[in-house]
RNA sequence: UAGAGUUUGAUCCUGGCUCAGAACGAACGCUGGCGGCAGGCCUAACACAUGCAAGUCGAACGCCCCGCAAGGGGAGUGGCAAACGGGUGAGUAACACGUGGGAAUUUUCCUCAUAGUUCGGGAUAGCCUCGGGAAACUGGGAUUAAUACCGGAUACGGUCUACGGACGAAAGAUUUAUCGCUAUGAGAUAAGCCCGCGCCUGAUUAGCUAGUUGGUGAGGUAAUGGCUCACCAAGGCUACGAUCAGUAGCUGGUCUGAGAGGACGACCAGCCACACUGGGACUGAGAUACGGCCCAGACUCCUACGGGAGGCAGCAGUGGGGAAUAUUGGACAAUGGGCGCAAGCCUGAUCCAGCCAUGCCGCGUGAGUGAUGAAGGCCUUCGGGUUGUAAAGCUCUUUAGCAGGGGAAAAUAAUGAUGGUACCCUAAAAAUAAGCUCCGGCUAACUCCGUGCCAGCAGCCGCGGUAAUACGGAGGGAGCUAGCGUUGUUCGGAAUUACUGGGCGUAAAGCGAGCGCAGGCUGUGUAUCAAGUCAGAGGUGAAAUCCCGGAGCUUAACUCCGGAAUUGCCUUUGAAACUGAUACGCUAGAGUCUGGAAGAGGGUGGUGGAAUUCUUAGUGUAGCGGUGAAAUGCGUAGAUAUUAAGAGGAACACCAGUGGCGAAGGCGGCCACCUGGUCCAGUACUGACGCUAUAGCUCGAAAGCGUGGGGAUCAAACAGGAUUAGAUACCCUGGUAGUCCACGCUGUAAACGAUGGGUGCUAGCUGUUGGGAGGUUACCUCUCAGUAGCGCAGCUAACGCGUUAAGCACCCCGCCUGGGGAGUACGGUCGCAAGAUUAAAACUCAAAGGAAUUGACGGGGACCCGCACAAGCAGUGGAGCAUGUGGUUUAAUUCGAUGCUACGCGAAAAACCUUACCUGCCCUUGACAUCCUACGACGGCUUCCAGAGAUGGAUUCCUCCCCGCAAGGGGCGUAGAGACAGGUGUUGCAUGGCUGUCGUCAGCUCGUGUCGUGAGAUGUUGGGUUAAGUCCCGCAACGAGCGCAACCCUCAUCCUUAGUUGCCAUCAUUCAGUUGGGCACUCUAAGGAAACUGCCUGUGAUAAGCAGGAGGAAGGUGGGGAUGACGUCAAGUCAUCAUGGCCCUUACGGGCAGGGCUACACACGUGCUACAAUGGUGGUGACAGAGGGAAGCUACUUCGCAAGGAGCGGCCAAUCUCAAAAAGCCAUCUCAGUUCAGAUUGUAAUCUGCAACUCGAUUACAUGAAGUUGGAAUUGCUAGUAAUCGCGGAUCAGCAUGCCGCGGUGAAUACGUUCCCGGGUCUUGUACACACUGCCCGUCACGCCAUGGAAGUUGAACUCAUUCGAAGCGGGGAUGCUAAAGUAGCUACCUUCCACAGUGGAUUCAGCGACUGGGGUGAAGUCGUAACAAGGUAACC
Repeated sequence: UAGAGUUUGAUCCUGGCUCAGAACGAACGCUGGCGGCAGGCCUAACACAUGCAAGUCGAACGCCCCGCAAGGGGAGUGGCAAACGGGUGAGUAACACGUGGGAAUUUUCCUCAUAGUUCGGGAUAGCCUCGGGAAACUGGGAUUAAUACCGGAUACGGUCUACGGACGAAAGAUUUAUCGCUAUGAGAUAAGCCCGCGCCUGAUUAGCUAGUUGGUGAGGUAAUGGCUCACCAAGGCUACGAUCAGUAGCUGGUCUGAGAGGACGACCAGCCACACUGGGACUGAGAUACGGCCCAGACUCCUACGGGAGGCAGCAGUGGGGAAUAUUGGACAAUGGGCGCAAGCCUGAUCCAGCCAUGCCGCGUGAGUGAUGAAGGCCUUCGGGUUGUAAAGCUCUUUAGCAGGGGAAAAUAAUGAUGGUACCCUAAAAAUAAGCUCCGGCUAACUCCGUGCCAGCAGCCGCGGUAAUACGGAGGGAGCUAGCGUUGUUCGGAAUUACUGGGCGUAAAGCGAGCGCAGGCUGUGUAUCAAGUCAGAGGUGAAAUCCCGGAGCUUAACUCCGGAAUUGCCUUUGAAACUGAUACGCUAGAGUCUGGAAGAGGGUGGUGGAAUUCUUAGUGUAGCGGUGAAAUGCGUAGAUAUUAAGAGGAACACCAGUGGCGAAGGCGGCCACCUGGUCCAGUACUGACGCUAUAGCUCGAAAGCGUGGGGAUCAAACAGGAUUAGAUACCCUGGUAGUCCACGCUGUAAACGAUGGGUGCUAGCUGUUGGGAGGUUACCUCUCAGUAGCGCAGCUAACGCGUUAAGCACCCCGCCUGGGGAGUACGGUCGCAAGAUUAAAACUCAAAGGAAUUGACGGGGACCCGCACAAGCAGUGGAGCAUGUGGUUUAAUUCGAUGCUACGCGAAAAACCUUACCUGCCCUUGACAUCCUACGACGGCUUCCAGAGAUGGAUUCCUCCCCGCAAGGGGCGUAGAGACAGGUGUUGCAUGGCUGUCGUCAGCUCGUGUCGUGAGAUGUUGGGUUAAGUCCCGCAACGAGCGCAACCCUCAUCCUUAGUUGCCAUCAUUCAGUUGGGCACUCUAAGGAAACUGCCUGUGAUAAGCAGGAGGAAGGUGGGGAUGACGUCAAGUCAUCAUGGCCCUUACGGGCAGGGCUACACACGUGCUACAAUGGUGGUGACAGAGGGAAGCUACUUCGCAAGGAGCGGCCAAUCUCAAAAAGCCAUCUCAGUUCAGAUUGUAAUCUGCAACUCGAUUACAUGAAGUUGGAAUUGCUAGUAAUCGCGGAUCAGCAUGCCGCGGUGAAUACGUUCCCGGGUCUUGUACACACUGCCCGUCACGCCAUGGAAGUUGAACUCAUUCGAAGCGGGGAUGCUAAAGUAGCUACCUUCCACAGUGGAUUCAGCGACUGGGGUGAAGUCGUAACAAGGUAACC
């Protein structure tokens, strides 16, 4: 010392990305009251107009000017200063800087000390004069001074010396005081030089170096030194990273961080470097000199074209660049600097002011009271809530600001730019002063409206496709506040480079293996040393900063004082455990020796049998071979098969084994020779000789390459045949390299135990190989070395590992740091090539990944079930018609349902109505509800007119509401106004409710406990059994719930009760259960009984159960029904209903008439009728059940061929009626498009109904289509079932082939679970989780992006050689010049070196580049389907 979001359906881990913090010389957006203290070109070391930034001294000197004088001014000579102060960071990877040392040095001015300050000399500027020039400037002549210059003398001290000696100085000014001058020594200050250590990145930079390294001598310097030169030697640096390349001023410190670290080097301070670019020296104490000089170059300016001038990286300022950085201000008052004796002058150093919210700090924008909780806004469930004590109102205050007055310190005598500033006093008035960002999670803060994958947002995850807390606006809220956000950058979080503090079996990561130089590490005893180490002391670690304690500005920021700290370096004194060094020992590590042992360890030579193939010969005949099935192929020229002989090459069956050997790769018949390693036993010897191992070296499967052999088999390529949509594959027939040998190369593999090597320690058990010891000897025990399986502790994310560690420790090496791009490009090295090795970046994504979990899935496995298949029966699909749907058509053909799970479905009845659709005509508070106002009764019946009708107009007659005494209340109607009504308009993906489906499948869960870090598991799995998670047994589970079953209804048997409308055995009676009578029977409808594996036998485990049997009406859930777990399908329905949101409101509402939903080339579903003899037709006339009936069912009689009509009667139904049941039986037809079939059409009728044209049903006569059993495919059904036959009902005026029910007749088959479909349980694999209709790969096509190669081309940097050679130092140097006459000085000229420049070569880097290579990315493109399941040929290297 804080974490969070994001990979998944969920989990744990690995791992990246992102966020919250702090900071800034910042910039941008919005906003802006005051003050204090700081800061302010990070870019173009780009170019600069203008002004200023370094002068001063008359007490060094002469001259000139002003002035009466005093004095002042001017240019010049001379002195000092100008090397400080100020700026900038280009260069520099260096003794540049930091730190600590060192010796061979200089140091103006300053301090101290000693000694001196003497005698001379000739010039020169200025001035004057004559010239040149546009200017800058400059030439000649004459004259003059000095503290300018020169010579002589002197020399305590100084320098040199061959020790004899030699050489070297001065300046004066002034009335005094004093200030100067010369030499020497010392100090102080400043500077130069040397050394140890520290100081960025790259090895895709590995070798660099000739003045290079050293020596001797000389020169040079203030001084050491190859600093320079001559000669001699051949050295010097480098893996502890030389050289080269890139980048960079260094430090105190600053920011961040818990720290260790990391990043940075603005302001302030120290050092360095630079001053337009490059070179050079001069002067001087000091410079190789920012505001000096010379030269070269670029640029700018002036010019009379001859020639000149310039250098803001000083302060302001301008242009330019840029996202971006200020005034051409005041003053020398203070601090400091220069000069001067001083007064003083100069000072863009400095002190101040101006501009800028750039930062830090402080203050303010008011305080109290105030509820009708005002108005307004927003929301609302319409009640209210919120803004909100907020406002208004009332009572106060005056910081800042404004106005008036006073007024500092900074200066101890004078002097104040700042500045009438800070500060103080007084008066008035709440008066003049609030914004910015955010509100999905992270992350504090929520609603409404608008928008509708649009517009937009976004730091990450992600929002937006009509109910957006994520966009935009509003209201409200949160945060900070004169600021707030955004962007950029740094550190942090990030233990995400891990020293503190990580890892490498599977996540990224152990070199394929060994040997081994360097390096690192290293057993045990004693002694010594003291390098590391530890302790004490001293020096240093500048100041500032940070920290602590104080102090001063009203506080704070800020400033001042003191302390601590500065983790470092150096010196010194000690200690001696540990590391190290030295010496002497030891034997436990390591090795040697002796005796044994095993082994596919390696190499060479020989040798053996089996098999394949081929050749020859024989026998023999038509096929062989091959496959899922075939074909290609071989064979009548004799194959295959078989017998014999031969040839040749390669490999070694059985033994053979989680057996052996080897470092790994790898090694397998037998024999011989050569040879390496290992193990065991013994204990004689050596005495730490050891471990690891960058570089290096060696070995290294297969394939491949080279040369030469060999070639039987097998077999890339290739050919043919198949398969297929295709099949450049899988399968088949052939077949060449190769496979084999020798020699050489290659150097890689999923070279794997995906596990580097070594040493020690830490429970065991079991098997096995090779030795040894012992014993009680078919064997057992102990021990050493291997090898394999389990397993404790421990470890691990888990899986797992577990004395053969992935445990606990130590030593050494190698390697990793998100995925992709990529093990790729470029460069280097190696290789004959193929290629290997080393090894990036741009760009792109927010993941990629490991282990485990639950599901789902598999052309994985096991078990089980179902009319799932099979076995059967009857169909559909073909025909005609009915009906529904699609499509098309239409003014409309209303809407919905669409795999199973839509399609005779919603619809249990579309002629009008229904009706929702279309056309036309009408209405607008409305057809319907509530409220208000006014009026009143309203209204009903009849008739007429217009109209398609709705509706409008007229009219006859009738009537005048209820309660209450009243007031009033209630009801109704008309008219009016508005709130509202109304909507089958939209959203079933906003919903409720209801429903379908998996599925009447046997499952789905919970509590507690236990296991697991966790998701989860256990229970629910296992052995049996069942229709069943049904039951039994076992079990870290024990229980429970929803489901199963049972309870419910119905049918089958019996009993009891009750007998009308039912029944009739007995007794009467009738045509007739018609009547009397009866209730025994049938039946009806109420209640009971009965079935439970209860009994027996067998089987099973003594269980659950199963099999058989008895009895029974019924036997193992007796048949049927109702009953549908958790959930799935955003399944269906807003058009049953309800309902949120949205939409329409003289219409998307309401009324009416007509039309449409009935259309018709066509396609599909579901049905009906058939195709006929198990039938048709005619005749006959037997037997049901369940239902319906008053706007109804209708007997009976009668009319009609019939549908039906008329008349009369019964029944509100066990009474009457619909009602005839039909298949049946008899006769006939005789296999035909028929006496089958009945579509279609014509005519004539009937019924219902206001109304049958579009568009009903029925009847009669006539007509008489397709169709002769139905392709691929497909449906139902397991018993009173299928099939077949009729009957009834709902709806309904009328209209069923549909639907819902009812009974009659009444089969066949099931070996069985291999296969198809669906389902259940367990298990396995998985890259799937929208869950296989999943996921996903590559080419091609298109857009965009970055990048490699490339003929070349352009530029930059660096280097080598060479040419030229400015200025200048050095050397030479006149016969030229010069005042001092000296051994003098200077110069032309010559010359070494040398900048810029030129030429040629090499290297490196960068830009562009026709064309070209791959890569990445993109919502729907093309082709296939490689991978994930046994992924359909296991995958992979």